[in-house]
RNA sequence: GGGUAACCUGCCUUUAACUCUGGGAUAACGGUUGGAAACGACCGCUAAUACCGGAUGUGGUGGCGUCCAGGCAUCUGGAUGUCGUUAAAGUGGGGGAUCGCAAGACCUUGCGGUUAAAGAGGGGCCCAUGGGAUAUCAGCUUGUUGGUGAGGUAAUGGCUCACCAAGGCAGAGACGUCUAGGCGGAUUGAGAGGUUGACCGCCAACACUGGGACUGAGACACUGCCCAGACUCCUACGGGAGGCUGCAGUCGAGAAUCAUUCGCAAUGGGCGAAAGCCUGACGAUGCGACGCCGUGUGAACGAAGAAGGCCUUCGGGUUGUAAAGUUCUUUCGCCAGGGAACAAGGGACAGUGACGAAUAAUCAUUGGACUUGAGGGUACCUGGAAAAGAAGCACCGGCUAACUCCGUGCCAGCAGCUGCGGUAAUACGGAGGGUGCAAGCGUUAAUCGGAUUCAUUGGGCGUAAAGGGGGCGUAGGCUGGAAUGCCAGUCAGUUGUGAAAUAUCAGUGCUCAACAUUGGUGCUGCAAUUGAUACUGCAUUUCUUGAGGAUAGGCGGAGAAAAUGGAAUUUCAUGUGUAGCGGUGAAAUGCGUAGAUACAUGGAGGAACACCGGUGGCGAAAGCGGUUUUCUAGCUUAUCCCUGACGCUGAGGCCCGAAAGCUAGGGGAGCAAACAGGAUUAGAUGCCCUGGUAGUCCUAGCCGUAAACGAUGUAUACUUGGUGUAGCUGGUCUCAACCCCAGUUGUGCCGGAGCUAACGCGUUAAGUAUACCGCCUGGGGAGUACGCGCGCAAGCGUUAAACUCAAAAGAAUUGACGGGGGCCCGCACAAGCAGUGGAGCAUGUGGUUUAAUUCGAUGCAACGCGAAGAACCUUACCCAGGUUUGACAUGCAGAGGCCGACAGCAGAGAUGUUGUUUUCCGUAAGGACCUCUGCACAGGUGCUGCAUGGCUGUCGUCAGCUCGUGCCGUGAGGUGUUGGGUUAAGUCCCGCAACGAGCGCAACCCUUAUCAUUAGUUGCCAGCGAGUAAUGUCGGGAACUCUAGUGAGACUGCCUCGGUUAACGAGGAGGAAGGUGAGGAUGAGGUCAAGUCAGCAUGGCCCUUAUGCCUGGGGCUACACACGUGCUACAAUGGUCGGCACAAUAGGAAGCGAUACCGCGAGGUGGAGCAAAUCCAGAAAGCCGGCCCUAGUUCGGAUUGGAGUCUGCAACUCGACUCCAUGAAGUUGGAAUUGCUAGUAAUGGCGCGUCAGCAAUAGCGCCGUGAAUACGUUCCCGGGCCUUGUACACACCGCCCGUCACAUCAUGGAAGUUGGUUUUACCCGAAGUCGCCGCCUCAACCGCAAGGAGAGAGGCGCCGAAGGUAAGGCUGAUGACUAGGAUGAAGUCGUAACAAGGUA
Repeated sequence: GGGUAACCUGCCUUUAACUCUGGGAUAACGGUUGGAAACGACCGCUAAUACCGGAUGUGGUGGCGUCCAGGCAUCUGGAUGUCGUUAAAGUGGGGGAUCGCAAGACCUUGCGGUUAAAGAGGGGCCCAUGGGAUAUCAGCUUGUUGGUGAGGUAAUGGCUCACCAAGGCAGAGACGUCUAGGCGGAUUGAGAGGUUGACCGCCAACACUGGGACUGAGACACUGCCCAGACUCCUACGGGAGGCUGCAGUCGAGAAUCAUUCGCAAUGGGCGAAAGCCUGACGAUGCGACGCCGUGUGAACGAAGAAGGCCUUCGGGUUGUAAAGUUCUUUCGCCAGGGAACAAGGGACAGUGACGAAUAAUCAUUGGACUUGAGGGUACCUGGAAAAGAAGCACCGGCUAACUCCGUGCCAGCAGCUGCGGUAAUACGGAGGGUGCAAGCGUUAAUCGGAUUCAUUGGGCGUAAAGGGGGCGUAGGCUGGAAUGCCAGUCAGUUGUGAAAUAUCAGUGCUCAACAUUGGUGCUGCAAUUGAUACUGCAUUUCUUGAGGAUAGGCGGAGAAAAUGGAAUUUCAUGUGUAGCGGUGAAAUGCGUAGAUACAUGGAGGAACACCGGUGGCGAAAGCGGUUUUCUAGCUUAUCCCUGACGCUGAGGCCCGAAAGCUAGGGGAGCAAACAGGAUUAGAUGCCCUGGUAGUCCUAGCCGUAAACGAUGUAUACUUGGUGUAGCUGGUCUCAACCCCAGUUGUGCCGGAGCUAACGCGUUAAGUAUACCGCCUGGGGAGUACGCGCGCAAGCGUUAAACUCAAAAGAAUUGACGGGGGCCCGCACAAGCAGUGGAGCAUGUGGUUUAAUUCGAUGCAACGCGAAGAACCUUACCCAGGUUUGACAUGCAGAGGCCGACAGCAGAGAUGUUGUUUUCCGUAAGGACCUCUGCACAGGUGCUGCAUGGCUGUCGUCAGCUCGUGCCGUGAGGUGUUGGGUUAAGUCCCGCAACGAGCGCAACCCUUAUCAUUAGUUGCCAGCGAGUAAUGUCGGGAACUCUAGUGAGACUGCCUCGGUUAACGAGGAGGAAGGUGAGGAUGAGGUCAAGUCAGCAUGGCCCUUAUGCCUGGGGCUACACACGUGCUACAAUGGUCGGCACAAUAGGAAGCGAUACCGCGAGGUGGAGCAAAUCCAGAAAGCCGGCCCUAGUUCGGAUUGGAGUCUGCAACUCGACUCCAUGAAGUUGGAAUUGCUAGUAAUGGCGCGUCAGCAAUAGCGCCGUGAAUACGUUCCCGGGCCUUGUACACACCGCCCGUCACAUCAUGGAAGUUGGUUUUACCCGAAGUCGCCGCCUCAACCGCAAGGAGAGAGGCGCCGAAGGUAAGGCUGAUGACUAGGAUGAAGUCGUAACAAGGUA
C1' cells in the first nucleotide's frame, strides 16, 4: 500500500423477539483441631443475577429440496418448504379494570438478562514493496518443497500427523556470522544525500532468567497462577516469602541525569442508577543556566584630560568622560495595600414535554436557593525608598577581530593546523591595554557541512593511486533501416490514502518573544481507475549499409611436423715445428719440453643460423629469422553474387602465456648461477682473470608469473594537414619496363584545432561521442598476516587490521653539484730560473709552564697578523699598597677661602703630614676659581661581532649582476643575457620577439717612456770672457741636462692578406712608443651569521668602597717540543786586502749636523751651514790588481768569556752597538711545496715611518746590475659560458640504505590454558496441554433401585524447560619462546641508491 470469497469482537449505538418453570449445593458464619509462620483439616447452617434440569423458538445453526441474484477457480448473498438441534435472571418504582382467601397473577416503567441482524470501534492472519555490515560465510535444506487424507484453530496454512513424490532456495547473495527495536520525525546540507531514532506520537517486544498453560470477548497476562534456575529475606530448621524496566526514594556503577512535595480544582480513565469512590495518568509546584526566549545591572552632562596603574623616544601617551562631581529615571529585586481568569458542572425545589391506562416512576428540557480552586493572596495593578542589591568568561604570531612591558632562557611551559621557547618571546607565566561573546563563556566528546575527498546530480586510470599479460565465450548490459499490432515501462487526468504532532503560510492568545493555538498548504510516496502511443519494450512482416559467406587473385621470420646445408667454436688422431702460450689497468692462477700456442689434413659432436636485415613483415599476446617439403590458420585486394542484424562488450568459466624453476628420460659443443683458485682492496663472500656444475637443447608433464610496457582495455562513428615506408588494385604514358597519379590495408615521423597539471597526445588520439568490462580513493605497515583455493615444491591467486607519519607522489622552474659532455681563461699545469722543507739565528703561533705568562686573529682568506717599534710608561694581566661623586664631564644644595708656589718629615711610591706665603671682579646683592659634605651621576680594554653601525678580508679586476616596456608560459619563470663569429672583457659585429636602459668592463685620473713650448733659481754650462793647485768658482748664457706647468703624440689612422663587403685577426710601413705601450688608483650584484663591541660608535645585560681609579714591583721576553714566515750560510760566478767609478727615493729645529781634533772602534769634544733643487750623508754589487786552492778552510758565523760606547730616572729580569778572544751546526737539504713571463725573476745596496733608545733580518719605498723559458692545454687547482642528469636546495663537507646493540609500542605464530556462543547425538525429565486407561471418588440429569451419562483425582504415553555426557564449528582472553614491523639521542659496521653515484 493492498487482501481476508480464510476470520473473531465484551462494553457502546440501531433494529427484531423473548425474559416461563423447577432443583441441589456452597463460602461467609459457628464449633473442634494442625502449624513458628505461610496456610490449613474436619463437623454443622445459609443466600444469590453463583450452579444445574425442563418449556418456548422471533431467530440462529445442521441435513435434504426448489428458486433468484452476483462473482474471482475453490464460491458468496437472498427467498422458500421440511426434519433435527438450540436461550434467559432477576431487581427498583407505580397501578385502574379482571382473577385470586392471601401472597400475588396481570398491566406499566427504569436498570438488567437471552437470541438474532446490522453499525462503529478494536483485533487475528496473508500478500507486495522498501528498510544495516560482511563473500576472508558459496552452497543451504528432511517437515525440508509439494500432494492426498485427517487432526487442530475464531480462521488459512507442514500449524501438527500418516502416506506418496523429490522437490525447494541461491551470485538481483541463499545459508552463516556480526550489529540493531521500526516508523512519523530530528539534525545537517543549495539540493541530491549523510548521520540519527532523546523528548512527543503510532506500532512491536519485554516485565528477575527459562518453560507452561488456566481464566476470559480479549493474555499465554508488569503490580495473576504452576514448574525449574539464580539471588535476597523470614524461620521454632520441619518449612515458607519475594520480584520498582510504575511515582518518589536508597545503594552500586559511572564523566553524568531531579522531590520519599501538593491536588483530583481542570482534562482523561475504571466502577456505580446517581451522589460519589479510585486514579504517582494528569494538573501544579520544587531542584538543575540543560536548552530556547525576553529583561536588568542605570541615563544625561562632566577636562584640572585628577590620583593610581601601564608604557615612554622622558616631550608625552594610554586607561579616559572612564571615575569623582552635578542633574535625572526606578524596570527587576525589597517593603506596604488592592487583587483576577482557569468553574464547565453538581444541586434542594418549581414548571413544561415524552413514555404510559396513570395526576406514579423515569427521561428530556426551563428556572434555580446553595455549592466545587491544588496552584495562590499567585499573575496583574497602585504606592514607598534609594543608583541604591545585580558581570563574567575566553582570546590577542598566521588562519582570526584584538599589542606592549616584565619574568623565564629548548628550562618551565604552550599547541586545532602551521609551529613557538637555546638572553631583547606580540606564541610560555604575570601585568597594563585591547578584541569577542555576554548571564553566560570556554573545554571535551559526537554528527553533518566545507569534502566534486565514493563524484546519480558531480571524479578519475600514458607519467600523480588506478587498464585485467592475451584471447574465446556463458549469464548480464547495450544493439542498424521500414511497417503493423499490444500498452509492460513512460506521460496525462481523476479517485483513495499518505494519523496527529513536526515543517511552512496567514492569523489569534500570553505586555513582546520563546511558547501555545485556529485555518490553509505541504508531506516530492503508494495504490486504484480512465486515457495517450512519440520513444524503450513485446509479437509479426520486411530491407541491406553492420556482420558473415561465395568466386578469382595476392602477402608474410604466423603455427605444427619431417628432411637437409655450410661457416665457426670445441675435441680426437696424424704431421710440421719450438719455447713459450694465455690473460690484464698491471699481474697471477691456468696450459706447455710427457712438445703447448701456431700451421696443415682427416674424423666426431652439439648448439646457433653471418651477409640479405630495414622504426621492414607476420601473429591475440607471449613471440617468430639457414634451405626444402607436407599439413593448418590468418590478413588483404577485386567482383558486389548469396544470407538477412545473424552484432558489440563480457562478471564467473575455459584456453594460450617470456625467462627462471620443478618431475621423468635423453643430450651436452659453446656459454655459464653455485663453487674453486688468482688478483684488487683497509676488508672484497664483488666488479677483473683462469677454470667450472646445475641450467641453457630435445620429448612428455607441471608452474602461471615479468618494467607480460605504447606503463595507453575492447568495439564503432566523426573531426584540418604534410612526408616516408610495406602489401594489393586501378589509371596515364610506353613497343615494353620504370617514373608519375589515384584508391585501400598496415606501419613510422612531424604537426593544426582540441585536450592535458605540465610533459606531451594529435585520423594508429591522451580530441569529440556511444556501448560494455576491469581498476583507483594519503604515505608506511603490506601485496604482508590469518583464512580459503591452486601447486610435487618453489610459490601463486584472493587480501586485511593494530600501530605510525604529515606528508608520500607527479610534472615543470631556478640554482648547486657530477670520478657527465662541449668551448674558453689564469704562473693552473707544462718549459725554465730562484727558493722553502735539512743547519744556526730572528720573528709569529700552537702546546706546556706560570701568581701572571692580558686580549683578539685559526684552511685558502690566522701564524715578521692587530703591533708604523712591551726595560718604566704603553698595559688591558699578576702580586702588594692606597682610594670612593671618584683620574675625566655636567647640574643642584649646603659649608669654607682658597687655589697655587716653596720648604721639611714618613713611605717603595701613590700618598699622608707640618710650616711659610696668599686671591680677582663688583652697581656691594653677589659672581669667577678652588676645596669639603650630600644628591643626580661618572667610569668599565667587563659579556654578546650570532642584537648592530662603520670599516675590512675573500671568491676576484673574475665578467658578470639587473631593470622598464613588450612577447611566451595557468604558474614558478623564461625571453632580452641564448645562437654564429670575435675579444683581456655581456668587447664588438651579424642574426634573433624583442626593443632599450642601469651597475660592472673599457675610457676619463696619477706615474712613466718621446717631442714641442713657456719659465730659468737653489739646478745646468755648449759658445764668449775672467779666475783657481782644483771645482759653474765668477761675469754671463737659456743652447743641453734637469725642474714643473701647458700642449702634441697611438686612433687598427695607412698598406697587404684572411674574414660574412662585418666585428676582428696576421703581417708590414712609419714611429720614442702598436694594437688596453708599462705600472698604479679604481673592486658590480652577491657569498662566507667571514673578521673586528680591544680603533671608534652603539642596543641590551652585568659591576658600583669595585669588574672603576692611583702607585711600586713583576709579567706579556718563560721552554722537553711542533709548525709558519724570514735572515745568514754551506763557498772560488767565492772570501779577503788595496785602489777606482756610477744613483734615486726620502728626511731634518728638543732636528740634520760639516771642516777640525781625540779614540783601533762604537763614539766623544765642538758647532760652519740649513725650516732646505742652496746646508747635512761613504752607495754596494761592479771594474783594476794581490793573496787564499777545495779544507769544516782566510768558508760560515752561532755560542760563550772579557772590556767598552750610547740612549734613558733606570739596561738584573729585558736594549742596541763597538773592540779583543772563542769559532756550534752547516759540504745544497726526504716526502712534499712556493714565487716569477721583462726592466720581470734573481742579485746589490740606499732611504723612510714608528722611535729617548732598540730587539728592523720586519714593513713601506728607491735606484744599480740584469737573465732563462712558454711545444702546448692531455692532466692537477681555481674560474667563466652553453648543455645534460639529479632522490641535492643548510645545495656533494649534500642526500641516503641495510644488518647488529639498547629502549618502548602494537601485531602474527606457538606446546597449551581458560571463557562465550552454537550444532549434532544420547541420558534424565519438572510444570503443563493433548491422548489413552480402570482396582478409586462424586449433590444436581436419567433411573424405584442396581446402574448409566458426565466430572474429578490418579496412572501411563507423546512433546517438553533447566540439567548431564560425548564430539564438533565459530569466536574472545591469556601463554614460556619466537618472527617480522613501527618509533626513538649525535651508538657500531660498511657505502647499496640518487651524477655515467664511480660495475648504468
This is a predicted structure of a 1400-nucleotide RNA (small-subunit ribosomal RNA) from a metagenome. Rfam family: Bacterial small subunit ribosomal RNA. A reference for the family is Cannone et al. (2002), "The comparative RNA web (CRW) site: an online database of comparative sequence and structure information for ribosomal, intron, and other RNAs", BMC Bioinformatics. Its family is annotated with structural constituent of ribosome and ribosome in the Gene Ontology. The sequence is in RNAcentral, with records from SILVA. Its mean pLDDT, the model's own confidence on a scale to 100, is 84.